[in-house]
Context: one part of a larger RNA
Molecule: small-subunit ribosomal RNA, central domain
Organism: metagenome
RNA sequence: CUGGGUGUAAAAUGUGCGUAGGCGGUUAAAUAAGUCAAAUGUGAAGUCCUGAGGCUUAACCUCAGAAUUGCGUUUGAUACUGUUUAACUUGAGUUCUAGGGAAGAAAGCGGAAUUCUCGGUGGAGCGGUGAAAUGCGUUGAUAUCGAGAGGAACACCAAUGGCGGAGGCAGCUUUCUAUUUGGAAACUGACGCUGAGUCACGAAAGCUAGGGGAGCAAACAGGAUUAGAUACCCUGGUAGUCCUAGCUGUAAACUAUGAAUACUGGGUGUAGGUUCUUAAUGAAUCUGUGCCGAAGCUAACGCGUUAAGUAUUCUACCUGGGGAGUAUAGUCGCAAGACCGAAACUC
Numbered sequence: 001c002u003g004g005g006u007g008u009a010a011a012a013u014g015u016g017c018g019u020a021g022g023c024g025g026u027u028a029a030a031u032a033a034g035u036c037a038a039a040u041g042u043g044a045a046g047u048c049c050u051g052a053g054g055c056u057u058a059a060c061c062u063c064a065g066a067a068u069u070g071c072g073u074u075u076g077a078u079a080c081u082g083u084u085u086a087a088c089u090u091g092a093g094u095u096c097u098a099g100g101g102a103a104g105a106a107a108g109c110g111g112a113a114u115u116c117u118c119g120g121u122g123g124a125g126c127g128g129u130g131a132a133a134u135g136c137g138u139u140g141a142u143a144u145c146g147a148g149a150g151g152a153a154c155a156c157c158a159a160u161g162g163c164g165g166a167g168g169c170a171g172c173u174u175u176c177u178a179u180u181u182g183g184a185a186a187c188u189g190a191c192g193c194u195g196a197g198u199c200a201c202g203a204a205a206g207c208u209a210g211g212g213g214a215g216c217a218a219a220c221a222g223g224a225u226u227a228g229a230u231a232c233c234c235u236g237g238u239a240g241u242c243c244u245a246g247c248u249g250u251a252a253a254c255u256a257u258g259a260a261u262a263c264u265g266g267g268u269g270u271a272g273g274u275u276c277u278u279a280a281u282g283a284a285u286c287u288g289u290g291c292c293g294a295a296g297c298u299a300a301c302g303c304g305u306u307a308a309g310u311a312u313u314c315u316a317c318c319u320g321g322g323g324a325g326u327a328u329a330g331u332c333g334c335a336a337g338a339c340c341g342a343a344a345c346u347c
Stems, first nucleotide, its partner, number of pairs: 003319004007301002012315001014201003021194003025088007033081002035077008049065006091191001092188003095184005103177007110154001115149007125136002162169002206247006215241002220236004258314006266292011296303002320347003330339003
């Protein structure tokens, strides 16, 4: 390489749109490129194989045949693939209709709580812990009442719930934008699937510039604990966390499970629709989302119509451990670093 694989042993790109490419529904006709058949030319000799023969045998040599699975040309076949033409409706989509939703963006508004400031009451502690201390407090704290400021997050509802491609999304209202589901069966008529590169999105932390800063809190300081304690616990506390405009492009970015299609015995919940019957619910069905489990699969665990079952198409990736996601080169980045990514050596 092939082969075999990728939930947990090595291995599914973080996610999407989509180019090239690969693959692709039903019917008819044409064509004959692939495909198939026949003929013919060529496929040097030697080697290999078969049968004879020659050296006393053998090795070796000579002759004949076979083989050379390939390629070209001509003629033919037309099931399948391709191409062209014509048509179809089941795939895909458009329209109409009825919903559901923390889907996204912008603007405005709201109450509870923490903190701080001012004022009233009050007068000695508060706070914190396993126990303490640092800390705060007679310059009046803690507590309590009233008023104000400011920032951030949205209790209950709340769920095994919902939405989104993933990251993710939760107070309320408005505007704009997008997806999805059921039903109807009017329209288009294969317009589809996947997708190397590309492009876009992409938690947290981090970076740049300008704002903001209540709470929390890396670093840092102090108090404890301890043999020590650069920790766990406590008191403080700066970046940061928040907003705007950019950058970064990574995560156990996880369902550790790529996308799409078809098929395969049941039970029980739940969310959103539809239909039917009896009028209390039951039955059927579609789309999601859970649990249990036939067959089957699996090394086992387990998976099991939301497959890790049975099949097909396309993509990505793996190939003993360490060295190493390192070195080097390149590309990107303000940097941090990211992407790509070895070898010697060693077991």